[in-house]
RNA sequence: GGCUUCAACAUCCCCGCAGGCUGGGCGCUGAGUUGAACGACGAGGCGCAGUGAGUCUGCUGGAGCC
Numbered sequence: 001g002g003c004u005u006c007a008a009c010a011u012c013c014c015c016g017c018a019g020g021c022u023g024g025g026c027g028c029u030g031a032g033u034u035g036a037a038c039g040a041c042g043a044g045g046c047g048c049a050g051u052g053a054g055u056c057u058g059c060u061g062g063a064g065c066c
Stems, first nucleotide, its partner, number of pairs: 001066007013052001014050001016059007023051001025048005032041003
């Protein structure tokens, strides 16, 4: 240097750090659909977050192999 694997540290457990992607949740908005109306549904857009879902890249700290 390359590859594989792990997370001690944590105010129960799980959770090392940062950033993407996919999906989910919540809020706002909302083309439009429906309806006599109140209203209901709602593609899409924007935002929020310990998103206890998945995945990728880089990094911290261990272990192993070459």

NadA riboswitch from uncultured Candidatus Sulfotelmatobacter sp., 66 nucleotides, folded computationally. It matches the Rfam family "nadA riboswitch". It is annotated as a small RNA. On this family, see Huang et al., RNA 2020: "Structure and ligand binding of the ADP-binding domain of the NAD(+) riboswitch". Of the family's consensus pairs, 100% are formed in the model. NCBI's taxonomy places the organism under Bacteria, Terriglobia, Terriglobales, Candidatus Korobacteraceae, Candidatus Sulfotelmatobacter.